[in-house]
RNA sequence: UUCGAGCACUAGGGGUGCGAUUGAGCUGAGAGGAGUCACAAGACUCUGACCCUUAGAACCCGAACUGGAUAAUACCAGCGUGGGGAAGUGCAGAGACAAGGUG
Repeated sequence: UUCGAGCACUAGGGGUGCGAUUGAGCUGAGAGGAGUCACAAGACUCUGACCCUUAGAACCCGAACUGGAUAAUACCAGCGUGGGGAAGUGCAGAGACAAGGUG
């Protein structure tokens, strides 16, 4: 200077999928790391990052759902004004946060 509604702290909620040649890779904000159990498939625990917290499509259920696409998958769309789902404080339109410039 621009922008224009969030930002911070504390507390809490949440998922971790698909994968043709298993290795690259795909989607996503996030698919990370360590460990335990199991013959294996797989299940679970801790933790990092990230997202979300009622103005709540973070996430769960319906759902082994419907249509389309893909190597495949909630990948895309629908379902969805469905049923659930975790909050307080302080600061901020007297301009925060962010971005850019100058010293």